A computed fold for an 86-nucleotide RNA from a Gemmatimonadota bacterium, annotated as c-di-GMP-I riboswitch aptamer.
The sequence was found by an Rfam model in a public genome assembly.
NCBI's taxonomy places the organism under Bacteria, Pseudomonadati, Gemmatimonadota.
Model confidence (mean pLDDT): 84 of 100.

RNA sequence: ACCUGAAAAGGGCAAACCGUCGGCGACGGCGGGGCGCAAAGCCAGGGAUCCGCGCGAAAUCGCGCGCCGACCGCCCGGCUGCCAGG
Numbered sequence: 001a002c003c004u005g006a007a008a009a010g011g012g013c014a015a016a017c018c019g020u021c022g023g024c025g026a027c028g029g030c031g032g033g034g035c036g037c038a039a040a041g042c043c044a045g046g047g048a049u050c051c052g053c054g055c056g057a058a059a060u061c062g063c064g065c066g067c068c069g070a071c072c073g074c075c076c077g078g079c080u081g082c083c084a085g086g
Base pairs, nucleotide, nucleotide: 002086003085004084005083012037013036017032018031019030020029021028022027035073041079042078043077045076046075047074049070050069051066052065053064054063055062056061
């Protein structure tokens, strides 16, 4: 460096839900709480899903746009990382 793995060791993160704050909203911050996770660390590059606005005769459908809308614990991809074995 690469591959495999989480058995061991040290640990780490934190779902739903509740409280609170911000936001039109999706959702996010903080506290509680643990469903789970070997990258459930980071990145919005591709797709999916969701939100707002507009258009299409109309819809739960389609298309477009969004002071770089949300989301990385949906998938793919990129970057980085502890331990053990090979």